This is a predicted structure of a 137-nucleotide RNA (SAM riboswitch aptamer (S box leader)). It was read from a public genome assembly, where an Rfam model found it. The coordinates come from a structure-prediction model, not an experiment, and the mean pLDDT is 79.
RNA sequence: AUCUUAUCAAGAGCAGGCGGAGGGACCAGCCCGAUGAAGCCCGGCAACCGACCCCUUUACGGGGCACGGUGCUAAUUCUUGCUCGUAUGUUCGUUCCGUCCGCUGCGCGGCCGGCCGAAUACACGGAGAGAUAAGAA
Repeated sequence: AUCUUAUCAAGAGCAGGCGGAGGGACCAGCCCGAUGAAGCCCGGCAACCGACCCCUUUACGGGGCACGGUGCUAAUUCUUGCUCGUAUGUUCGUUCCGUCCGCUGCGCGGCCGGCCGAAUACACGGAGAGAUAAGAA
């Protein structure tokens, strides 16, 4: 680096120490930052894996603990990225349908509404991308 499965709406230091300007994966945005960024240490949160304890319907089960291995500790994974789906709004078009109006007429034109199509905005969902854990070759 690749693949598989699971999770990603909660939680965690506004007075901790060192450190010094950057950071939020990438794009575009929008934010955080000398009332101090990244990083390291300490503290904390959670409970994916292992250990340990309890229960049973003994199963690829459930509950607990937080000792060990990770992880996490601004904003929903901060939002977005797609010939995706649904709902709604706006604009434009429309061989079609309906109400009404005009015409000197048996059809044509116009307003409004409906169906359908396109563009666009917004909301929800999905996909994609990413992160973490456990496993595989």